[in-house]
């Protein structure tokens, strides 16, 4: 320097004109005056790393709530951080790539980088297609070995028989080898055997209890057991832990018109409805009328943004993070503002004219995760190459 | 702000304790017919929305995205 893997940062700049929204100050209109409201001026603030998806966790608010359990959902190696988490940091085990050591192979040790949804398969249930003898209490297709019987047959023969070899059938031993499969009941080697086999031994792997190191996960050591118990829990399930429900359209306050509820009052004169009733009068009651009260809709106000806040430095810690000091105030809308035009510069494409400049935009707020993202910059590791 | 479901051939739909992805219509080819339709015989057509994981094996199980629909306040 090129390439590959991984991680981090940044996310165009300046100026002018015209607008939008919020806050503060001032002027002005309305008013006797003030407040509020309207108009105007000045100054100041005005999208993001993801504002997104809404996948987790919380703050806040209301409702519910004696305690415990069941159901349901979620999480799952260990330790730490945190308000909390399924997040983050560190460690352990497993996987991968590369380097290196043991002369070399096999195998193993060490190192660097990277990755990992990683409790339990010896509680129980279930599944493992096809192939294969057998897919989980094992079993035996070919094969290997022993033996019985029978057939063929070389050779010897004193012709009575003896004795190699081969084939078929039956009984038994075996799991070395072959073959199937994603997976086959420890692996390699030596011994052993009729042939075999942890049958015995060495090394490796595995299990058990013991000792040591570590907070722990786990690791190390010798001893011991000849080895049982294949895989799947992102199958049901078991174990441990966590979770009350709803969500800013939460919730609180003010409060029209119309309708309806309650109280009081005037008249008790006329008219209307009900009761009484076959009908009328009388009586009684209600509505209508006036006024007050409360609920509550539209609407308005609030919740609303100063907060687990941001920046810098120091300290503690491997780190996540915590803490001390100093400084700073940084959108708050709801028909939902943050825009438009021009010029110059930066970057990319193009010979030029010219074109392009990512992903995308708050909606109560905060901590994470996930996904999208042009270009630029920085760091770690590995391989190759060049130069000193 | 919450809850739930769906995506399979051109169209409409199947496929379950995970084991060879199928049916009807449509399309194409041939036969029948003077020709077409109907009918008969046959053929092709699939990254199971995308990407990743678990598993020997995924349409099916898990996770993340994309699109669509339903529902509550």
């Nucleotide at each position: 320097g090129a390439c590959g893997c991984c991680g981090g940062a940044u996310g165009g700049a300046u100026a002018g004109c015209c607008g939008c929204u919020c806050g503060c100050u001032c002027u002005u209109u309305c008013u006797c005056a003030a407040a509020a409201a309207g108009a105007g001026a000045g100054c100041g603030g005005g999208a993001g790393g993801a504002a997104a998806g809404u996948c987790c966790g919380g703050u806040c608010u209301c409702c519910a709530u004696a305690g415990a359990g069941c159901a349901g959902c979620g999480u799952g190696c260990c330790g730490g951080c945190u308000a909390a988490c399924g997040g983050c940091c560190g460690g352990g085990g497993g996987g991968g790539a590369c380097c290196u050591c043991u002369c070399a192979u096999a195998a193993g040790g060490g190192g660097u980088c990277u990755u990992u949804a990683c409790g339990g398969a010896a509680a129980g249930u279930g599944c493992c297609a096809c192939a294969g003898a057998a897919a989980a209490u094992a079993u035996a297709c070919c094969g290997c070995c022993u033996u019985a019987u029978u057939c063929c047959c070389a050779c010897c023969u004193u012709c009575g028989g003896g004795c190699a070899g081969g084939g078929g059938u039956g009984a038994g031993g075996u799991a070395a080898g072959g073959g199937u499969g994603a997976a086959a009941u420890g692996g390699u080697g030596c011994g052993g055997u009729a042939a075999a086999a942890g049958c015995g031994c060495a090394c490796c792997g595995c299990g058990g209890a013991c000792g040591g190191a570590g907070u722990a996960a786990u690791c190390c050591g010798g001893c011991u057991g000849g080895c049982a118990g294949g895989g799947c829990a992102a199958a049901c399930c078991c174990c441990a832990c966590g979770c009350g429900g709803a969500g800013c359209a939460a919730g609180a306050c003010c409060a029209a018109a119309u309708a309806g509820g309650g109280g009081a009052g005037a008249a008790g004169g006329a008219g209307u409805g009900g009761c009484u009733c076959g009908c009328u009068c009388c009586g009684u009651u209600a509505a209508a009328c006036u006024u007050c009260c409360g609920g509550g809709u539209a609407g308005g106000u609030u919740g609303c943004u100063c907060g687990a806040g941001c920046c810098g430095u120091g300290c503690a810690g491997u780190a996540a993070u915590g803490u001390a000091c100093g400084g700073c105030c940084c959108a708050g809308a709801c028909g939902a503002a943050u825009g438009g035009c021009u010029a110059u510069c930066g970057c990319c494409c193009g010979c030029a004219a010219g074109g392009g400049u990512a992903c995308a935009a708050a909606a109560a707020c905060c901590g994470g995760c996930u996904u999208a993202u042009a270009g630029u910059c920085c760091g770690g590791c590995g391989u190759c190459u060049g130069c000193c | 702000g919450g809850g739930c479901g769906c995506g399979u051939a051109g169209c409409u739909c199947a496929a379950u304790u995970g084991g060879c992805a199928g049916a009807g219509c449509a399309a194409c080819u041939g036969a029948c017919u003077c020709u077409u339709a109907a009918u008969c015989a046959g053929u092709a057509g699939g990254u199971u929305g995308u990407a990743g994981g678990u598993u020997c094996g995924a349409u099916u199980c898990c996770c993340a995205c994309c699109g669509c629909g339903c529902u509550c306040a």
Two RNAs folded together computationally: RNase P RNA and transfer RNA, 461 nucleotides in total. It holds a member of the Rfam family "Bacterial RNase P class A". Its mean pLDDT, the model's own confidence on a scale to 100, is 77.